[in-house]
Context: one part of a larger RNA
RNA sequence: UUGGGCGUAAAGAGCUCGUAGGCGGCUUGGUAAGUCGGAUGUGAAACCUCCAGGCUCAACCUGGAGACGCCAUCCGAUACUGCCAUAGCUAGAGUCCGGUAGGGGCCCACGGAACUCCUGGUGUAGCGGUGAAAUGCGCAGAUAUCAGGAAGAACACCGGUGGCGAAGGCGGUGGGCUGGGCCGGCACUGACGCUGAGGAGCGAAAGCGUGGGGAGCGAACAGGAUUAGAUACCCUGGUAGUCCACGCCGUAAACGUUGGGCACUAGGUGUGGGAUCUUUCAACGGAUUCCGUGCCGUAGCUAACGCAUUAAGUGCCCCGCCUGGGGAGUACGGCCGCAAGGCUAAAACUC
Numbered sequence: 001u002u003g004g005g006c007g008u009a010a011a012g013a014g015c016u017c018g019u020a021g022g023c024g025g026c027u028u029g030g031u032a033a034g035u036c037g038g039a040u041g042u043g044a045a046a047c048c049u050c051c052a053g054g055c056u057c058a059a060c061c062u063g064g065a066g067a068c069g070c071c072a073u074c075c076g077a078u079a080c081u082g083c084c085a086u087a088g089c090u091a092g093a094g095u096c097c098g099g100u101a102g103g104g105g106c107c108c109a110c111g112g113a114a115c116u117c118c119u120g121g122u123g124u125a126g127c128g129g130u131g132a133a134a135u136g137c138g139c140a141g142a143u144a145u146c147a148g149g150a151a152g153a154a155c156a157c158c159g160g161u162g163g164c165g166a167a168g169g170c171g172g173u174g175g176g177c178u179g180g181g182c183c184g185g186c187a188c189u190g191a192c193g194c195u196g197a198g199g200a201g202c203g204a205a206a207g208c209g210u211g212g213g214g215a216g217c218g219a220a221c222a223g224g225a226u227u228a229g230a231u232a233c234c235c236u237g238g239u240a241g242u243c244c245a246c247g248c249c250g251u252a253a254a255c256g257u258u259g260g261g262c263a264c265u266a267g268g269u270g271u272g273g274g275a276u277c278u279u280u281c282a283a284c285g286g287a288u289u290c291c292g293u294g295c296c297g298u299a300g301c302u303a304a305c306g307c308a309u310u311a312a313g314u315g316c317c318c319c320g321c322c323u324g325g326g327g328a329g330u331a332c333g334g335c336c337g338c339a340a341g342g343c344u345a346a347a348a349c350u351c
Stems, first nucleotide, its partner, number of pairs: 003323004007305002012319001014202004021195003025089003028085004033081002035077007048066007092192001093189003096185005104178007111155001116150007126137002163170002207248006216242002221237004259318006267296012300307002324351003333344004
């Protein structure tokens, strides 16, 4: 609980699609449901307001008048909203045509550097590691170096305050399949739109199931150090995992800690993608314009910090959420999950 809010104080759902619902462009005609006006009926008394009166006043009491939402019926108005049109329009939305940028997604193939391991050569006593050491490795020949081979994972430079994607996220090269965006044309449809309770799908890492794979790294674990101790930080090893396929999980500081849409409101300066004009052609440059991405800044806003045409400004539409701290994102119940657990979500008590 009518109210005020949600960048940082409590509060934007991780993201998208979409059902119901809510809201919805310009014009014409009709209707008259909402809306507005009038009339009639109803609207008991008390109460309330005004006037007058009675208790010496007042409270109190009595009388009169007024007012009374809603509702029903009838008559009328038609600006706005709704409804009807087998009405129209094109500025919203979409389609089409021509271009264009991109680590957007999926699959397949290939490449080089490095690490590790194996084989062989050269070669000899150390290597490694640290603050210093030790554990460890090494005369059964290590480290170093050369040649050959194997395997897995990740792709230096380019690389960017840069690009793409709804978000999570995406980076070697080539090929195939495929989604979206932007710009230009203004050919087509003619409001087909916005949001979205439920619902559905997607969703980092870790984790789980089955089967593979396993180079490096590395929870757990073991050892060596450090220390008063050292279940750590440092070192030597090292299993799960990290990788692949399929199936689950459904969370996060899933963050811009800022829901989505539309419109409006000074500028300046970078940068990415287009279009037009201009400079004798051209590279380059200049101007205008559309879309994206940064920084600075005016008005305005803000508790301040700050935000400021990518708003946290000014408005409208729709959804989600908050309502003192702890107890607690817990218990119970329900739903989901193989499990881990997730979602929904209190109270006693206490300050």